[in-house]
Context: one part of a larger RNA
RNA sequence: GCCGGGGACUUACUGUAUACGGCAAGGUUAAGCACCUCUGGUGCGUAGCCGUAGCGAAAGCGAGUCCUAAAUGGGCGUUUUCCCGUAAGGGAUAGUCGUAUGCAGUAGACGCGAAGCCAUGCGAUCUAACCGUGAGCAGGCUGAAGCGCGGGUAAAACCGCGUGGAGGGCCGAACCCGUUGUUGAUGAAAAAACAUGGGAUGACUUGCGGUUAGGAGUAAAAGGCUUAUCAAGCAUGGAGAUAUCUCGUUCUCCCCGAAAUGCCUUUCAGGGCAGCCUCGAGCUAACUACAUCGUGGGGGUAGAGAUACUGAAUAGGUUCGGGGAGCCAAAAGCUUACCCAUCCUAACCAAACUCCGAAUACCACGAUGACUAUCUCGGGAGUGAGUCUCUGGGGGAUAAUCUCCAGUGGCGAGAGGAGAAGAGUCCAGACCGUCGGAUAAGGUUCCGGACAGCAGGCUAAGUGACAAAGGAAGUGAGACUGCUAAGACAGCUGGGAUGUUGGCUUGGAAGCAGCCAUCAUUUAAAAAGUGCGUAACAGCUUACCAGCCGAGCAGUUUUGCGCCGAUGAUAAUCGGAACUCAAGCCUGCGACCGAAGCCGCGGGUUUGAAGGAGGUCGACUCCUUCAAGCGGUAGGGGAGCGUUCCACGCAGCGUCGAAGGUGGACUGAAAGGACCGCUGGAGCGCGUGGAAGUGAGAAUCCCGGC
Numbered sequence: 001g002c003c004g005g006g007g008a009c010u011u012a013c014u015g016u017a018u019a020c021g022g023c024a025a026g027g028u029u030a031a032g033c034a035c036c037u038c039u040g041g042u043g044c045g046u047a048g049c050c051g052u053a054g055c056g057a058a059a060g061c062g063a064g065u066c067c068u069a070a071a072u073g074g075g076c077g078u079u080u081u082c083c084c085g086u087a088a089g090g091g092a093u094a095g096u097c098g099u100a101u102g103c104a105g106u107a108g109a110c111g112c113g114a115a116g117c118c119a120u121g122c123g124a125u126c127u128a129a130c131c132g133u134g135a136g137c138a139g140g141c142u143g144a145a146g147c148g149c150g151g152g153u154a155a156a157a158c159c160g161c162g163u164g165g166a167g168g169g170c171c172g173a174a175c176c177c178g179u180u181g182u183u184g185a186u187g188a189a190a191a192a193a194c195a196u197g198g199g200a201u202g203a204c205u206u207g208c209g210g211u212u213a214g215g216a217g218u219a220a221a222a223g224g225c226u227u228a229u230c231a232a233g234c235a236u237g238g239a240g241a242u243a244u245c246u247c248g249u250u251c252u253c254c255c256c257g258a259a260a261u262g263c264c265u266u267u268c269a270g271g272g273c274a275g276c277c278u279c280g281a282g283c284u285a286a287c288u289a290c291a292u293c294g295u296g297g298g299g300g301u302a303g304a305g306a307u308a309c310u311g312a313a314u315a316g317g318u319u320c321g322g323g324g325a326g327c328c329a330a331a332a333g334c335u336u337a338c339c340c341a342u343c344c345u346a347a348c349c350a351a352a353c354u355c356c357g358a359a360u361a362c363c364a365c366g367a368u369g370a371c372u373a374u375c376u377c378g379g380g381a382g383u384g385a386g387u388c389u390c391u392g393g394g395g396g397a398u399a400a401u402c403u404c405c406a407g408u409g410g411c412g413a414g415a416g417g418a419g420a421a422g423a424g425u426c427c428a429g430a431c432c433g434u435c436g437g438a439u440a441a442g443g444u445u446c447c448g449g450a451c452a453g454c455a456g457g458c459u460a461a462g463u464g465a466c467a468a469a470g471g472a473a474g475u476g477a478g479a480c481u482g483c484u485a486a487g488a489c490a491g492c493u494g495g496g497a498u499g500u501u502g503g504c505u506u507g508g509a510a511g512c513a514g515c516c517a518u519c520a521u522u523u524a525a526a527a528a529g530u531g532c533g534u535a536a537c538a539g540c541u542u543a544c545c546a547g548c549c550g551a552g553c554a555g556u557u558u559u560g561c562g563c564c565g566a567u568g569a570u571a572a573u574c575g576g577a578a579c580u581c582a583a584g585c586c587u588g589c590g591a592c593c594g595a596a597g598c599c600g601c602g603g604g605u606u607u608g609a610a611g612g613a614g615g616u617c618g619a620c621u622c623c624u625u626c627a628a629g630c631g632g633u634a635g636g637g638g639a640g641c642g643u644u645c646c647a648c649g650c651a652g653c654g655u656c657g658a659a660g661g662u663g664g665a666c667u668g669a670a671a672g673g674a675c676c677g678c679u680g681g682a683g684c685g686c687g688u689g690g691a692a693g694u695g696a697g698a699a700u701c702c703c704g705g706c
Base pairs, nucleotide, nucleotide: 001706002705003704004703005702006701011107012106013105014104015103016102017101018100019099020098021097022096023095026050027049028048032044033043034042035041036040054061055060064076065075066074067073081092082091083090084089110248111247113245117238118237119236120235121234122233128212129211130210131209132208133207134206135205136204137202139171140170141169142167146163147162148161149160150159151158175199176198177197180195181194182193183192214230216226217225218224251640252639253638254637255636256635261274262273263272264271265270275383276382277380278379279378280377281376282375288373290369291368292367293366294365295364296363297362303356304354305353310350311349314346315345316344317343321339322338323336326334327333386411387410388409390407391406392405393404394403395402416427417426418425431603432602433601434600436599437598442593443592444591445577446576447575451590453589454588455587456586457585458584464579470564471563474561475560476559477558478557479556480555481554482553483552491548492547493546494545495544497521498520499519502516503515504514527542531540532539604630605629606628607627608626609625610624611623612622613621614620641695643692644691645690646689647688648687649686650685652684653683660679661678662677663676664675666673667672
């Protein structure tokens, strides 16, 4: 891992609701007793319980009672309601016991799962410390004290040579340890191997026997060790501890179908109440709810506004006050590129401004549509971690698949088509079948279903098929200004002069370092000079003029589509191939493809309506027709299938072959059910009821096999 088997909402009591049944103003027995066909049944048993009356804390009173001194009052009840009846009045208005089911409570209470807590015991054969008694340490080195002799001294000290053999001394085996590295990691080994390393007469190592233990021991102290277990050992018990947490929870079909919000919460992974779902009843009720239209409302948002306030704020003017400076001895006064209250003009801003002010939304009434969708009461829930798009906002950085609100839609719980692929986008809501049709979004060269469609433009960038500020004689369309056959623009040819080297400055300054001025003349025209250039001149050139040429030229602006800006890891991409009067972009038109949407045909089922049949005529069951529905997680409701056992029936089946196994082309909407062959070798089925150890793929589930 697979296969087989096991494996989770139970049981008791109490309460509550519903269904069915018995009796009914009553219902019912409990213990116990008696009897019988004795795990059981039948009868007796009326104590007790519930109901028939309530109110009050109670005494208590009672169709009333309580509050009170007392209610003309109020609370809770009676009454109120329905049927019969002219009325008086009469009747109904209902309980209780049982069974089943849903749910709740108390119990382990759907199953498995802690870490832990407590009690009583078992452990020092490992290890820690200690006690008793034993054992072990090759070899080599060093050479303390003391002692002897000699020297030395007054005597000592001291010195030398010997002797001596000290030391938690030195090197290094056994022995003990475990420094570093490698290997080893389903190991050879639940801690090792190899190499290397530390101690090796000592606080050394070691054998045997013994002592100390669970909040306790022991510890040269690491929370270390106490039998591969230690921030409190192990075993058993309390015990099925508790688990707002995780996981799992077993057959089928039919109808409906959520929530991820609000308030409170030692509350935020949980709960309580409400909201939203479902089932039943009120109810074959009311315009209760809903949609559209109409009429009537209140509002202060979007927008807008500013002599309509509050505040913000630009420029100018006005002017009170202040500041600076000048005139002035001072004061006063005058003046001002300053500040500034007021006022004026022009322009402007605001969530916490408003003289104004929508669209929507909301409320009321009416009409129409649809017809219970609304509301009330009761049984059962789940949800209370949401998420994305668009719109209006707060936070953030007018960041985030960001965060927090509000409104809509989706996903959640939604399949199908489009988007290359892709929960939340676009189209569209899947009962089943169909080798039929017409469409949506989106598409129609090929991959690949459908026009290389038609008409008119644009783009040359493969733009299309990411991107900004900014930049540019790209190109199309439009508007405007100026010049132009009295010849524009560009080009070519020629001219471009004189006073004069203007004056100043300067070493020099001659159009051209700089300063000032910028006149006049000759002219078709020509600057006291546009740019190079020279030391300064010179030289080249421009403005300006003429000729040649012969038709548009120059500029501003709006707009369409393009260009640059543009750097990454496969050639690495528009989904690809490929595409250029397009297969790109814009405008218009026609056709086609295209979904589980719509239509056609057939079928199923639910609900409603109508008709018919059956019925113990109560519930209800069946048939026909029509209409509307039938995606679905949590969840509510309904109807069934199958397993084991029991009762009764089938004078059922079975060695002429039961159950089980296995194969098969049968059948039902499903769970499932027949039949036949083989195997197997002794039990089994069907119908109607009943009772459950009643359905397996998941729980790192349990056991076994491979």
This is a predicted structure of a 706-nucleotide part of an RNA (large-subunit ribosomal RNA, domain II) from a bacterium.
Its mean pLDDT, the model's own confidence on a scale to 100, is 85.
Rfam family: Bacterial large subunit ribosomal RNA.